A computed fold for an 87-nucleotide RNA, annotated as c-di-GMP-I-GGC riboswitch aptamer. It was read from a public genome assembly, where an Rfam model found it. The model forms 91% of the base pairs in the Rfam consensus. The prediction has a mean pLDDT of 88.
RNA sequence: UACGAUAAAGGCAAACUCCGAGAAAUCGGAGGACGCAAAGCUUCGGGGCUAAAUCCAAAAAAGGACAUGCCAGCCGGGUUGCCGAAA
Numbered sequence: 001u002a003c004g005a006u007a008a009a010g011g012c013a014a015a016c017u018c019c020g021a022g023a024a025a026u027c028g029g030a031g032g033a034c035g036c037a038a039a040g041c042u043u044c045g046g047g048g049c050u051a052a053a054u055c056c057a058a059a060a061a062a063g064g065a066c067a068u069g070c071c072a073g074c075c076g077g078g079u080u081g082c083c084g085a086a087a
Base pairs, nucleotide, nucleotide: 003084004083011036012035016031017030018029019028020027021026034073040079041078042077044076045075046074047071048070049069054065055064056063
């Protein structure tokens, strides 16, 4: 460098519940553990979610498009990093 144990030390925390923020997606806190060797950080590429505002359409309501919003626990890239059996 690479790899990843039924190792050791430590770490994170899905669903769900409660409280809060938000139009929503989703996020923060507390509880809780499905999992995780980068489930640390970063939207650079792809992908996904939402649709307030805007646009389209419309008598109205319903509807359609769209990220500037969000997801790093969807994949890849970048970057930093704990431990050390086997091969």